[in-house]
Parts: sequence; C1' cells; structure tokens
RNA sequence: AUGAACGUAAAGGGAGAGAUUACCGGAACGUACGGUAGCGCCGAAGGAGUAAGCCCGUCGAGCCGGGUGAAUCUCUCAGGCAAAAGGACCUUUACCGGACG
Repeated sequence: AUGAACGUAAAGGGAGAGAUUACCGGAACGUACGGUAGCGCCGAAGGAGUAAGCCCGUCGAGCCGGGUGAAUCUCUCAGGCAAAAGGACCUUUACCGGACG
C1' cells in the first nucleotide's frame, strides 16, 4: 500500500561574521588581485562533544564503573567573514523503491 522514510535529477528559496592591519609578488609608484603572518570575529560544508533512555559489569544499583546515545544545541579542528562561489536546511515537479518514519 490512495506507496512513508531514504535516494536520484531539475527548478526555486537559503543566514552569520574584517572589502581589517603589516609584509611579499609582476619594470618604479598606486589600485585591484593573490600569498604569508598578526589581531578580531562567524557557524549552516565536513568533523568533534553530549541529555534522557537503553545495555553491560558488580552480591546488589536512580546513586559505583563502563558502553551506546540526536540536533539548526555546544566547540571552532577544518571552513568562512564585499560581490560571486559555496552553503545545513526547506519547497515544488519527475523518477526509483517497498515498510517503516
């Protein structure tokens, strides 16, 4: 089962935080761009942490020890701090699939 969740494709939506300071790069200087370092900051790629509950150990266990345990919560390793790109997540359409979410 008038076909969930998951998945695939297309379209649409989609936040935060420095267009920071110093130095370096092409023939001088400057702008833009890129890189390195400093300080400040953000959380919505990814990653890590964890509550109840459940499980195990112990003669025994709400209380001791251990395991498991979600998130847009917490951390900020990674990533990011004009625009663009990226972007968790959401919506619509088509498909796949078959019983859980």
This is a predicted structure of a 101-nucleotide RNA (Glycine riboswitch aptamer) from Paenibacillus tyrphae. It matches the Rfam family "Glycine riboswitch aptamer". About the family: This family represents the bacterial glycine riboswitch. Rfam links the family to the GO term glycine biosynthetic process. NCBI's taxonomy places the organism under Bacteria, Bacillati, Bacillota, Bacilli, Paenibacillus.